[in-house]
RNA sequence: UCAGGUGAUGCGGGAGAGUGUCUGCCGGCCUCAAGCCGGCGGGCCGCCGACGGAGCAACCCCCCAGGAAACUCUCAGGCCCCAGGACCGCAUCGCCAGG
Numbered sequence: 001u002c003a004g005g006u007g008a009u010g011c012g013g014g015a016g017a018g019u020g021u022c023u024g025c026c027g028g029c030c031u032c033a034a035g036c037c038g039g040c041g042g043g044c045c046g047c048c049g050a051c052g053g054a055g056c057a058a059c060c061c062c063c064c065a066g067g068a069a070a071c072u073c074u075c076a077g078g079c080c081c082c083a084g085g086a087c088c089g090c091a092u093c094g095c096c097a098g099g
Base pairs, nucleotide, nucleotide: 001099002098004096005095006094007093008092009091010090011089012088013087018045020044021043022042023041024040025039026038027037028036029035046079047078048077052075053073054072055071059067060066
């Protein structure tokens, strides 16, 4: 000085599926009520998968036994927005082994 692998941090991008229905409480609109809207819960049905979790597998390894996905299942989670989000990009720092 150049690039590689890996971990962390910061920034950016980042999908899917009901703004379902019934109901409780609280708040607002309304003079009040009815009704409507929003927030937080509960029940019921439908659905999603790219946090997490679990299962099988090509394959790796192999005495046994293990490892292994963006596939599968949906326990948890999620289904207006927000948040989250596998993964990708850039930057910084550390570690590993190099030209």
Predicted 3D model of a 99-nucleotide RNA (Glycine riboswitch aptamer) from Plastoroseomonas hellenica. It was read from a public genome assembly, where an Rfam model found it.